About this RNA
A computed fold for a 160-nucleotide RNA from uncultured Oceanimonas sp., annotated as Lysine riboswitch aptamer. Rfam family: Lysine riboswitch aptamer. Rfam links the family to the GO term lysine biosynthetic process. Rfam's curators write: Riboswitches are metabolite binding domains within certain messenger RNAs that serve as precision sensors for their corresponding targets. Allosteric rearrangement of mRNA structure is mediated by ligand binding, and this results in modulation of gene expression. This family includes riboswitches that sense lysine in a number of genes involved in lysine metabolism, including lysC. RNAcentral holds the sequence, with entries from MGnify.

RNA sequence: GUAGAGGUGCGUAGCUUAUCAGUAAAUCAGGUCAGGGUGAUGCCGUUUAUUCUGGUUGAAAGGAAGUGACGCCGAAAUCAUGUCAUUGAUCAACUGGCAUGAUUGGGAUCGGGGCCGAAAGGGCCGAUACUGUCAUGAAUAUUUACUCAUGAUGCGCUAC
Numbered sequence: 001g002u003a004g005a006g007g008u009g010c011g012u013a014g015c016u017u018a019u020c021a022g023u024a025a026a027u028c029a030g031g032u033c034a035g036g037g038u039g040a041u042g043c044c045g046u047u048u049a050u051u052c053u054g055g056u057u058g059a060a061a062g063g064a065a066g067u068g069a070c071g072c073c074g075a076a077a078u079c080a081u082g083u084c085a086u087u088g089a090u091c092a093a094c095u096g097g098c099a100u101g102a103u104u105g106g107g108a109u110c111g112g113g114g115c116c117g118a119a120a121g122g123g124c125c126g127a128u129a130c131u132g133u134c135a136u137g138a139a140u141a142u143u144u145a146c147u148c149a150u151g152a153u154g155c156g157c158u159a160c
């Protein structure tokens, strides 16, 4: 370099479902009132903003689960820095893309919280056993298999 393996394996967009939510918003009626709004500025407001109650209508995004398809086995995830872009009236932030660096073999269960989320859940940290791979030692069969113990971990392992 090429081809592969791990298994409740990883990712992507689509579709379906519930949630978000009878919420936001729109509109109508009544009351109230000089302030209101933003991270900030612009801004809105006695031509009634704001706020409250009631009536009518009534979402979406992000996130989740399922499903088949596709791409895969550093798959990918998280964090940091840099850079570019979307949205927005503007700047910042958020979000997304890319690059570089660091950490994590894999999923599961349980616990924790100065993280994200409306929630469900996710992420992070810790523990436990399981599992993949390799090394070392030992037992059995007896020559490359199988089992047990210990240790290591994807910068790995197998074949060429």
Stems, first nucleotide, its partner, number of pairs: 001160004007073001009072004014067004025057007035044002039091003076104010105131002108128005115122002132153007140145002
The coordinates come from a structure-prediction model, not an experiment, and the mean pLDDT is 76.